The prediction has a mean pLDDT of 81. Transfer RNA from a Fidelibacterota bacterium, 71 nucleotides, folded computationally. Taxonomically the source falls in Fidelibacterota (Bacteria, Pseudomonadati). It matches the Rfam family "tRNA". Rfam classes the family as a transfer RNA.
């Protein structure tokens, strides 16, 4: 250099083009003498740009990173 994959809450993982879920982790509350267990509540993201689309984490072009093969 060239051909493939990926990038989504703090952290891991999921989402035929049609309300972005879940765990773990943190705030509060309820149990508990206290802490932990448990149990209810909330908070929290789609890598930058642009395009197509009534409507995009999903298709498209571009950038920057990260693996992986070949050279």
């Nucleotide at each position: 250099u060239g051909g493939g994959g990926g990038a989504u809450c703090g952290u891991c993982u999921a989402a035929u083009g049609g309300c972005a879920g879940g765990a773990c982790a943190c705030a509060u509350g309820u149990u508990u003498u206290u802490g932990g267990u448990a149990c209810a509540u909330g908070g929290a993201a789609u890598c930058g740009g642009g395009g197509u689309u009534c409507a995009a984490c999903u298709c498209c072009c571009u950038g920057u990173c990260c693996c992986c093969c070949a050279g």